[in-house]
Molecule: transfer RNA
Organism: Patescibacteria group bacterium
RNA sequence: GGGGGUGUCGGUUAAUGGUAAACCAGCAGUUUCCAAAACUGCAACUGGGGGUUCGAUUCCCUCCACCCCCG
Repeated sequence: GGGGGUGUCGGUUAAUGGUAAACCAGCAGUUUCCAAAACUGCAACUGGGGGUUCGAUUCCCUCCACCCCCG
C1' cells in the first nucleotide's frame, strides 16, 4: 500500500427496515437481630459523520479503533 472481519449499557451477548432485549454487575425497596440468598423496582448502551427511506442497530458512502490475510 491492497483485501477482509468486528464495533450495542460497567461486562458478555441478542435484535434479517417498525417500541433496542436478556444475563451478570450497580442502585433502591421487601424480607432478616445483622448479613447472604430470594423477590420487586430503577438507571445506563447502537464507534463518529453523511446518505437512502414515512421509518436505520439493520442498507449505502466515508472516517476512526482493534483483529486477520496478501505484498